[in-house]
RNA sequence: CGAGUGGGCCGGGUGGUCGCGUCCUCGCUUGUGCGGGGCCGAGGAAAGUCCGGACUCUACAGAGCAGGCUGCUGGGUAACACCCAGGCGGGGCGACCCGUGGACAGGGCCACAGAAACAGACCGCCAGCGGGAAGCGCCCCCGGGCGCUUUUGCGGGCAAGGGUGAAAAGGUGGUGUAAGAGACCACCGGCGGGCCUGGUGACAGGUCCGGCCAGGCAACCCCCAGUCGGAGCAAGGCCAAGCAGGGGAGAAGCGUGGCUGUGGCCGCGCGGGAGGUGGCUCGCCUCCCUCGAUCUCCGGGUGGGCCGCUGGAGGCGGUGGGCAACCGCUGCCCUAGAUAGAUGACCACCCCUCUGGUACUGUCAGAGGACAGAAUCCGGCUUACAGGCCCACUCGUCAC
RNA sequence: UGGGGCGUGGUGCAACGGCAGCACACCAGACUUUGAAUCUGUGGAUCUUGGUUCGAAUCCGAGCGCCCCAG
Numbered sequence: 001c002g003a004g005u006g007g008g009c010c011g012g013g014u015g016g017u018c019g020c021g022u023c024c025u026c027g028c029u030u031g032u033g034c035g036g037g038g039c040c041g042a043g044g045a046a047a048g049u050c051c052g053g054a055c056u057c058u059a060c061a062g063a064g065c066a067g068g069c070u071g072c073u074g075g076g077u078a079a080c081a082c083c084c085a086g087g088c089g090g091g092g093c094g095a096c097c098c099g100u101g102g103a104c105a106g107g108g109c110c111a112c113a114g115a116a117a118c119a120g121a122c123c124g125c126c127a128g129c130g131g132g133a134a135g136c137g138c139c140c141c142c143g144g145g146c147g148c149u150u151u152u153g154c155g156g157g158c159a160a161g162g163g164u165g166a167a168a169a170g171g172u173g174g175u176g177u178a179a180g181a182g183a184c185c186a187c188c189g190g191c192g193g194g195c196c197u198g199g200u201g202a203c204a205g206g207u208c209c210g211g212c213c214a215g216g217c218a219a220c221c222c223c224c225a226g227u228c229g230g231a232g233c234a235a236g237g238c239c240a241a242g243c244a245g246g247g248g249a250g251a252a253g254c255g256u257g258g259c260u261g262u263g264g265c266c267g268c269g270c271g272g273g274a275g276g277u278g279g280c281u282c283g284c285c286u287c288c289c290u291c292g293a294u295c296u297c298c299g300g301g302u303g304g305g306c307c308g309c310u311g312g313a314g315g316c317g318g319u320g321g322g323c324a325a326c327c328g329c330u331g332c333c334c335u336a337g338a339u340a341g342a343u344g345a346c347c348a349c350c351c352c353u354c355u356g357g358u359a360c361u362g363u364c365a366g367a368g369g370a371c372a373g374a375a376u377c378c379g380g381c382u383u384a385c386a387g388g389c390c391c392a393c394u395c396g397u398c399a400c
Numbered sequence: 401u402g403g404g405g406c407g408u409g410g411u412g413c414a415a416c417g418g419c420a421g422c423a424c425a426c427c428a429g430a431c432u433u434u435g436a437a438u439c440u441g442u443g444g445a446u447c448u449u450g451g452u453u454c455g456a457a458u459c460c461g462a463g464c465g466c467c468c469c470a471g
Base pairs, nucleotide, nucleotide: 001396002395003394004393005392006391007390008389009388010387012350013349014348015347016346017345018344020041021040023038024037025036026035027034028033043371047382048381050380051379052378053377054376055232056231057230058229062282063281064280065279067228068227069226070225071224072086073085074084075083076082087100088099089098090097091096101223102222106221107220108217109216110215122162123161124158125157126156128154129153131152132151133150134149135148136147137146138145139144140143170188171187172186173185174184175183189213190212191210192209193208194207195206196205197204198203236307237306238305239304246298247297248296253270254269255268256267257266258265259264271289272288273287274286275285276284314333315332316331317330318329319328320327321326351369352368353367354366355365356364357363358362401470402469403468404467405466406465407464410424411423412422413421418454427441428440429439430438447463448462449461450460451459
C1' cells in the first nucleotide's frame, strides 16, 4: 500500500428570537387564573412486545396430574432463550465464522422411483430335480440309447456386481465355497463396554475386550435433566361526585350449647350452595342457607382528582480479585415525569456530504444531514439507521 | 398501554410434511339480430425473509399487515 476479520464509540455544534410541559419563586388576584424570573426537559434503539426480572393483587404462593419453555460443559447474574470461557464437529491459507442432549427405552414417518426405506430379492451368480428343443461325440444298428454344452420350467441357496433414490447394509487384500458373504483372517476406519492417566466438567490420550458394523428425522410423539402457580400499573389503594342500595331467577337443612321479655338471638360441628381459583382434582380462605348473598341476568349512574411515579440490580473515576463475563471496597455526580399526552420552529456562523462554476486545491452558489420519538421501571435479544471516528488482529506485496 | 387471534388467485373457503385445489368473478370462443342465461377453454395465489428437513402453505425464529378484548 492492497485485500480482509473481530470489537468499541459518536450520531451535528455554538449563539439569538418566539413557543410548549413539570417544579421553584415574586407580584396582582382570589371563581382561581394571569404576568415576570429561574432550573430541567427523549434514544441507541425510547420501536417490536420476543424473553427474563423488580413491583402489586390473589394462601407470606401450597400438593398432585396435565401443560409450557430451555437443552454440549463450567462460570456470571436478581433472572433469562442473555453474556463470558472452554469441549467436539464442519468451513476458511489465516485472523475468524457456523452448528450443538438422546435414534441399542418405545411408537410413528421416509412421497415418487426402486426388489427392498430396515431387514428384502428384479436383473444376476450357484448347485439339484423334471420335461422339451438344438448342436457335438460314442455305441448298437438304420431307428434308438448314453454322455457333454446351450436354452427353458420348478422349488431352493447367496447377497459380490448392476440398476433406483436425498439416503442402500464398513473399506482393501486374502482364506474359504457349488456360488458367495465379517462366514473367517490381517491391516485400516467407526461403535459399545471395562481399566488407567489428565481435566471441576463437556472431553481428550493410552490399553484390553466384543464381529458389534442394522440408515435418517426428535424445530414428529417421546425419553432424560432443569425450570415455570395465575394475572398484570387499564396491577392495586384512597377521596370526591352521581344514580334507584331498582327489578327478575335462585339452594336444605340437621345436631348441640348458652341467653331470654318464650316471639326469638348468638356460638360450635356436620351437610348444602356461590365465589377467590381463568386447565383439572385436593387443600386453604370469604360469603350465604329464605327479612334471601361479595353469585347470575336485566336496568341506572359516573367516566373527575390523588397516590402508585420515578434515586435505581443507577452512572463515571480510582483500586483489589478474576483469562473474561462480572464482583467487592471507596470517592464524586444525578437533571423527563406528561395524562390525549410537553421536549418545537426560524435566523446567523461553523462542521460533514453531493452537484455546478471558477481555479489547482482555495473560493462562490445551490441542495442535503438518517432511523425514529418516553408513558411503571430495569437487564437482554431482535429489527430500522445518512454519515463518521477509534482499537486489535490476519493474509499478500514492496522498502529499510 | 397491556393481552389474544389471524394472514392461500380479485372475493369466500379447502389441502397427513410429498403434483396447491373448489365455487363465484375476470378474459377468450361458441350459441343469439343483440344482451342475459348456458356450454367449452385459458391465465392468475401460499404476507416477506432466514432456518430444520431429501422435500415446507404446513414445523421453528425474525419482520410486516389486519382484526378482537379490557379501565
This is a predicted complex of two RNAs, RNase P RNA and transfer RNA, with 471 nucleotides together. Its mean pLDDT, the model's own confidence on a scale to 100, is 77. Rfam match: Bacterial RNase P class A. The family's RNA type in Rfam is ribozyme.